[in-house]
RNA sequence: GCACCCGUAGCUCAGUUGGAUAGAGUGUCGGCCUCCGACGCCGAAGGUCAUGGGUUCGAAUCCCCUCGGGUGCG
Repeated sequence: GCACCCGUAGCUCAGUUGGAUAGAGUGUCGGCCUCCGACGCCGAAGGUCAUGGGUUCGAAUCCCCUCGGGUGCG
C1' cells in the first nucleotide's frame, strides 16, 4: 500500500430480510436479609449504537468519507 472483518452501558457481548420505549450477563449504587460481611432477593443509575454525511415516512441495521482495532497478502 491492497483486501476482508470488527467498533452498541465501566467490561464481555446479543440485536441487521430497516419498524416504533435499544437489551442480556457482569460490574457500580440503594434497599431487604445478617451481629458485620458474603450468598440470595428486589430496585435504580449508566448509551450522541466510533465520527461526519447520504438514502428513506422511518437507520444500531443500507450507501459513502474519516478515525481506531484485528487478520491476510505484498
Molecule: transfer RNA
Organism: uncultured Alphaproteobacteria bacterium